[in-house]
Description:
RNAcentral holds the sequence, with entries from ENA. This is a predicted structure of a 373-nucleotide RNA (Bacterial RNase P class A) from a Gemmatimonadales bacterium. A source record names the gene rnpB.

RNA sequence: GUGGUGGAGCGUGACGGUCGCGGCUCACUUUGCAGUGGGUCGAGGAAAGUCCGAGCUCCACAGGGCAGACUGCCAGGUAACACCUGGGCGCCGUAAGGCGACGGACAGGGCCACAGAAAACAGACCGCCCGCCUUGUUUCUAGGCGGGUAAGGGUGAAAAGGUGGGGUAAGAGCCCACCGCACGGUUGGCAACAACCGUGGCACGGCAACCCCCAGUCGGAGCAAGGCCAAAUAGGCGGCAAGGCUCGGCCCGGGCCGUCUUGAGCCGUGGGUAGGCCGCUCGAGGUAGCGGGUGACCGCUAUCCCAGAUAGAUGACCGUCCGUGUGCCCUAGGGCACUGGUACUGGACUCGGCUUAUGGCUCCACCACCACU
Numbered sequence: 001g002u003g004g005u006g007g008a009g010c011g012u013g014a015c016g017g018u019c020g021c022g023g024c025u026c027a028c029u030u031u032g033c034a035g036u037g038g039g040u041c042g043a044g045g046a047a048a049g050u051c052c053g054a055g056c057u058c059c060a061c062a063g064g065g066c067a068g069a070c071u072g073c074c075a076g077g078u079a080a081c082a083c084c085u086g087g088g089c090g091c092c093g094u095a096a097g098g099c100g101a102c103g104g105a106c107a108g109g110g111c112c113a114c115a116g117a118a119a120a121c122a123g124a125c126c127g128c129c130c131g132c133c134u135u136g137u138u139u140c141u142a143g144g145c146g147g148g149u150a151a152g153g154g155u156g157a158a159a160a161g162g163u164g165g166g167g168u169a170a171g172a173g174c175c176c177a178c179c180g181c182a183c184g185g186u187u188g189g190c191a192a193c194a195a196c197c198g199u200g201g202c203a204c205g206g207c208a209a210c211c212c213c214c215a216g217u218c219g220g221a222g223c224a225a226g227g228c229c230a231a232a233u234a235g236g237c238g239g240c241a242a243g244g245c246u247c248g249g250c251c252c253g254g255g256c257c258g259u260c261u262u263g264a265g266c267c268g269u270g271g272g273u274a275g276g277c278c279g280c281u282c283g284a285g286g287u288a289g290c291g292g293g294u295g296a297c298c299g300c301u302a303u304c305c306c307a308g309a310u311a312g313a314u315g316a317c318c319g320u321c322c323g324u325g326u327g328c329c330c331u332a333g334g335g336c337a338c339u340g341g342u343a344c345u346g347g348a349c350u351c352g353g354c355u356u357a358u359g360g361c362u363c364c365a366c367c368a369c370c371a372c373u
Base pairs, nucleotide, nucleotide: 001369002368003367004366005365006364007363008362009361010360013321014320015319016318017317018316019315021042022041023040024039025038026037027036028035044344048355049354051353052352053351054350055349056222057221058220059219063252064251065250066249068218069217070216071215072214073087074086075085076084077083088102089100090099091098092097103213104212108211109210110207111206112205125153126152127149128148129147130146131145132144133143134142161179162178163177164176165175166174180202181200182199183198184197185196186195187194188193226278227277228276229275236269237268238267239266240265243257244256245255246254247253285304286303287302288301289300290299291298292297322341325338326337327336328335329334
């Protein structure tokens, strides 16, 4: 210098002024409502998706089981998680790094199309070897029959461990060496696992992101949750009714209401209301410093309050500076001119994540290659 990998930050702006918005607060004015003036605060890294986890509210006094759903290597973090961190193993990459579909295939079921001889109690299409027969004889070649074989070739995503050697009529773990596999042991590690040693010719494939088995976790519904106040109407009418309702589905158990026809509840029909307040922002909160930890993160101290709307608020203009792009001048710096303030995008109970969209700028660390010293 070029290309790449990992991480962090900003959120195209800052300051001042004029006009215009929403919350809170102070003062003045008013019977009150309104109004006037001052101060202060006022969108995102994803606010999106609604995919996880919770806080909170109600069912509700709140249990047991079945079914169902989710997770799936080990150890940690966290309020918790399907998230994050570190490690192991496997795969990709020259590397920095990235990805994870990561328990079980001898509990059982199911599938592996087509091709191929054969797809798991799984093989002989082409081949290789031996013997016999036929073509005038011998050899050779070709053909047929019988026996042996699975090393070579072919098909396929995958074909009865791999490489090399010996052996054989030709071959084959048939035998041997190494690798692989199974079992056992030793060492290191909290562990997942790793290394080493020994024994054994040892292999009946793959798919569980198919059903399933194993281990663990899980009440439900959700701020349109749920409370309070005010107002209005016809607290209407009809039918069934002794049991009914409720706890996501089912069972057990429980709770509430009713059974005096004075009727719980269900079904149908008809009428009124749709207003206001709370919930609603002080939080598993932000920032800074110190300490612990490889890290996620944790602890301590100090300091700060940072939208709470309800048809839904933050916009417009001017000036200066700054940032990005292009062109010109210039020795590095720098100067001048022009245009662009460019992407994805806007709260609605709150928080921790994940996923998706995205123009551009700044910084840090690491890897590979090239050149120079």
It matches the Rfam family "Bacterial RNase P class A". The family's RNA type in Rfam is ribozyme. The model forms 97% of the base pairs in the Rfam consensus. Its mean pLDDT, the model's own confidence on a scale to 100, is 77.